[in-house]
RNA sequence: AGAGCAGGACAAAUGACCGCUGUUCCGUCUUUUGGCGGGAGGGAGGAAAGUCCGGGCUCCACAGGACAGAGCGCUGGGUAACGCCCAGUCCCGGCAACGGGAAGGAAAGUGCCACAGAAAGUAAACCGCCCACGGCAUGGCCGAGGGUAAGGGUGAAAGGGUGAGGUAAGAGCUCACCAGUCCUGACGGCGACGACAGGAGCUAGGUAAACCCCGCUCGGAGCAAGACCAAAUAGGGGGACGCAUGAGGGCUGUCCGUCCUAGUCCCCGGGUAGGUCGCAUGAUCCCGUCGGCAACGGCGGGGCUAGAUGAAUGGUCAUUGUCCCCCGUCAGGGGGAAACAGAACCCGGCUUAUGGCCUGCUCUAACA
RNA sequence: GCGCCUGUAGCUCAGCUGGAUAGAGUAUCUGACUACGAAUCAGGAGGCCGCAGGUUCGAAUCCUGCCAGGCGCACCA
Numbered sequence: 001a002g003a004g005c006a007g008g009a010c011a012a013a014u015g016a017c018c019g020c021u022g023u024u025c026c027g028u029c030u031u032u033u034g035g036c037g038g039g040a041g042g043g044a045g046g047a048a049a050g051u052c053c054g055g056g057c058u059c060c061a062c063a064g065g066a067c068a069g070a071g072c073g074c075u076g077g078g079u080a081a082c083g084c085c086c087a088g089u090c091c092c093g094g095c096a097a098c099g100g101g102a103a104g105g106a107a108a109g110u111g112c113c114a115c116a117g118a119a120a121g122u123a124a125a126c127c128g129c130c131c132a133c134g135g136c137a138u139g140g141c142c143g144a145g146g147g148u149a150a151g152g153g154u155g156a157a158a159g160g161g162u163g164a165g166g167u168a169a170g171a172g173c174u175c176a177c178c179a180g181u182c183c184u185g186a187c188g189g190c191g192a193c194g195a196c197a198g199g200a201g202c203u204a205g206g207u208a209a210a211c212c213c214c215g216c217u218c219g220g221a222g223c224a225a226g227a228c229c230a231a232a233u234a235g236g237g238g239g240a241c242g243c244a245u246g247a248g249g250g251c252u253g254u255c256c257g258u259c260c261u262a263g264u265c266c267c268c269g270g271g272u273a274g275g276u277c278g279c280a281u282g283a284u285c286c287c288g289u290c291g292g293c294a295a296c297g298g299c300g301g302g303g304c305u306a307g308a309u310g311a312a313u314g315g316u317c318a319u320u321g322u323c324c325c326c327c328g329u330c331a332g333g334g335g336g337a338a339a340c341a342g343a344a345c346c347c348g349g350c351u352u353a354u355g356g357c358c359u360g361c362u363c364u365a366a367c368a
Numbered sequence: 369g370c371g372c373c374u375g376u377a378g379c380u381c382a383g384c385u386g387g388a389u390a391g392a393g394u395a396u397c398u399g400a401c402u403a404c405g406a407a408u409c410a411g412g413a414g415g416c417c418g419c420a421g422g423u424u425c426g427a428a429u430c431c432u433g434c435c436a437g438g439c440g441c442a443c444c445a
Stems, first nucleotide, its partner, number of pairs: 001364008010355001012320007020043002023040007045340001049351002052349005057222004064256004069218005074088005089103001090101004104213002109211002111207003126152002128148004133143004160178006179203002181200005187194002226277004236268006248260003270444003284303008322337006369441007378394004387425001396412005418434005
């Protein structure tokens, strides 16, 4: 210098003026929690987004059982919880820094494996190789039978690899070494697992993001939840089921059990589209310290940090900082730019969008 | 704000329990028929199956993440 990997913090700053929207104080008017005037102080994000997971909160009688259904799936830990995070194991990718993994079970069962190929799964003789038999009449050809998975060919995939023995030819048929699997023993580790010794010729195809099996988890709906106040209308018409021999409901299905009530639900039509609470002290933030490799947790101190609803959070000017362009030898001058995007009950994550900055590390090349 | 659904040719749809050239109707193009046109007949072109990644020998189909479009949900009686 080039190429790359990992992590961190920020989201321009300060001042003045003019607005918008909550809070609070003072004055004043008023029947009022209201109006007006003035002062003080607050006012978007790292993703507020997608709504993909998990919770808090609220209601459904606090929700019992079975089947179905859904989700998750290496090990240990963290957490309110998770499909998230941290640390590790194994496998894969990369020269490396490092990254990725829906990673239980295919020797429980079932299904599928197109085309090609003889055969696609308790294997299989198309070519080839080998041995008998018969015929032609003989180092050959033809026919029929048997053996053989070493060789060829097909395929994504053909039931370990190399060598030797063995054989008619062959074959884990036998042996040596290697790879893997299983069993046994002992070692390290909480564990996934690793490493070691011995044994068994055991060699078992793939697919579970196919059905399924095993283990674990799961009641449902959502702030338009829900509570209260106020206003208005035709408590209108039609239909379904039921009035205790139990309709309907208890918010996915079926059954059982149990509980509630005499009405419930649907369609057409009608009315209002107003206010208050929920709703801002919380799994909260910052600093220090202790424990832990870390995620995170304990303790101590300090802080209060948006609450709109036809939906506020903005604009102008000045100075400074960053980047780009032009002029200039320099000093400097002039002009321009600043991404993605906007809270809506609240948190913890994931994913996606996005600007420049900083730090550490790896590889290559050159120079010292 | 919350819940749910759908993306395949210009348009409307099949195919979605994976299998190699992705089909149908209509529209469009060429030819035939006709004096000409319509209808009809024959032939052709037109698709990264919304995008990206993964599982698999193999993906329109299975899984994950995005993108686009659409639908429903207030209260009273």
The prediction has a mean pLDDT of 79. Two RNAs folded together computationally: RNase P RNA and transfer RNA, 445 nucleotides in total. It holds a member of the Rfam family "Bacterial RNase P class A".